[in-house]
A computed fold for a 473-nucleotide part of an RNA from Phacus paraorbicularis, annotated as small-subunit ribosomal RNA, 5' domain. Taxonomically the source falls in Phacus (Eukaryota, Euglenozoa, Euglenophyceae, Euglenales). Rfam family: Bacterial small subunit ribosomal RNA.

Context: one part of a larger RNA
């Protein structure tokens, strides 16, 4: 000098930020829905139920794991994918079988089912078409053969559907270099290293399997052990460098624990599903339900960290043709001197200088222009009146908020503490105590005149803070 700090004493205001250590366990509420202009049913209903579609892989949280192509930086991908959106070209002909909701019956304590029957679609299937794509062959710019698609809705002019190409965006993979400590860890490795072939993937590859070879790494530190998310940055420092990685931003990893998958353009999926485990809850004992490292909040732990608030008005996201709906993202308010910045607690005059206090050589000195008193001001405070911008997008639309701000009125009114005073180190005296009580960062003070302990007076430093402790430079 710094801090996501804590503790003690004290405490007026405003702005801007910030605010769990047990990745411990969680009551309660909310945090992802939308769509009837895809479709069926039902209804008093623009409502509800179900099928379908898009979204739920974003946004939000946390840092447990990870010493790794995880991250950073620079390349490569002729070894790759990419929904929606943009752009270019071409297309959408004909037919079919189901099923949910619903109805009836029925099982179960519940969760949830079972059987029979009915029905629709932009749900599913078949045929046709093939510019183009894909596969194979070939004489490889090209040709041939095979194969491959679609869905309609509507308020009638829009929104959708299919195929192929392009760019964009996003992602996957490979790779050079960099990335903590320990040798009181010296050898490690059999899918191990390479080849051929098969399989697999969007994609190269021991990624997988079979066979063949015997390789590969390591003192330039392999392997093992410990610790740790990485970075932009932040703090200190003249720099070199050291330390840190809260907030904000990028990447990664995780979602009670573990391994594995489905769907999908994208997940091995925080508020999806199945299984196993621990824990909790319900149970009619046969079985069921759950996952706050989302926002609040509770218990616990701890020196220690906030409200079970308002609003979708703005920005952004999802969906919808749209109106709109949803959004604990976000915008705001609340709490905390936790930090930084700013302002104030009055200004001018006023005595050889009141009283009181302290001290004294008893003369005085000091508190001290300080007060009183006189004149002023009103930042702030209180009250009253007016009252925004933020709204884009013609009207309308503001949670914040009757907030900020403006004007007027009142009245010095509402507002100062904390630490220190032996030296380092700015600032000294009296009394008390008597190696006691105590102080202390170091040197050291205290045993009867203590500038070092305790109190008073005075002084010094900083100031809505001050001091202590902890950590880093």
């Nucleotide at each position: 000098g710094a801090u996501g700090a804590a503790c003690g004493c004290u405490g007026g205001c405003g702005g801007u930020a910030u605010g769990c250590u047990a990745a411990c366990a969680c009551a309660u509420g909310c945090a992802a829905g939308u769509u009837u202009a895809a479709c069926g049913g039902u209804u008093u209903a623009u409502g509800c139920c179900g099928u379908g579609a898009c979204g739920u892989a974003c946004g939000g949280g946390u840092g447990a794991g990870u010493a790794a192509c995880g991250c950073g930086u620079g390349a490569g991908u002729u070894a790759u994918c990419u929904g929606c959106a943009c752009u270019u070209a071409g297309g959408a002909g004909g037919g079919g079988a189901a099923u949910a909701a619903c109805a009836a019956a029925u099982g179960g304590a519940a969760a949830c089912g079972u059987u029979u029957g009915c029905u629709a679609a932009u749900a599913c299937c078949c045929c046709a078409u093939a510019a183009g794509g894909c596969u194979u062959u070939u004489u490889a710019u090209a040709a041939a053969a095979g194969u491959u698609a679609a869905a309609g809705a509507u308020u009638u002019u829009u929104c959708g559907c299919c195929u192929a190409g392009g760019g964009a965006u996003g992602a996957g993979c490979u790779u050079g270099c960099g990335u903590c400590c320990g040798a009181u860890u010296a050898g490690c490795u059999a899918g191990u290293u390479g080849g051929u072939a098969u399989g697999g993937u969007a994609a190269a590859g021991g990624c997988u399997u079979a066979c063949c070879a015997a390789g590969g790494c390591a003192a330039c530190g392999a392997u093992c052990g410990g610790u740790a998310g990485c970075u932009g940055u932040u703090u200190c420092g003249a720099g070199a460098g050291a330390a840190a990685g809260a907030a904000c931003a990028g990447c990664c990893a995780c979602a009670c624990u573990g391994g594995g998958a489905c769907u999908g353009a994208g997940a091995u999926a925080c508020g999806g599903a199945a299984c196993a485990g621990a824990c909790u809850u319900c149970u009619a004992c046969g079985g069921a339900a759950g996952g706050c490292a989302g926002c609040a909040g509770u218990g616990g732990g701890g020196a220690a960290u906030u409200u079970u608030u308002g609003g979708c008005a703005a920005u952004g996201g999802g969906u919808g043709a749209g109106a709109g709906c949803c959004u604990g993202a976000c915008c705001a308010a609340g709490c905390a001197a936790u930090a930084c910045c700013g302002c104030g607690u009055g200004g001018a005059g006023g005595a050889a200088g009141a009283a009181g206090g302290u001290u004294u050589u008893a003369g005085g000195a000091u508190u001290g222009u300080a007060a009183a008193c006189u004149c002023c001001u009103u930042u702030u405070u209180u009250c009253a009146u007016u009252g925004a911008a933020g709204a884009a997008a013609a009207u309308a639309u503001g949670a914040c908020g009757g907030u900020a701000a403006a004007u007027g009125a009142a009245g010095a009114a509402u507002a100062a503490g904390c630490a220190u005073c032996a030296g380092c180190u700015a600032a000294u005296u009296u009394c008390g105590u008597g190696c006691c009580a105590g102080c202390a960062g170091c040197u050291g003070c205290g045993g009867u005149a203590a500038u070092a302990c305790g109190a008073g007076a005075g002084a010094u430093g900083c100031a809505a803070g001050c001091g202590u402790u902890a950590u880093c430079c």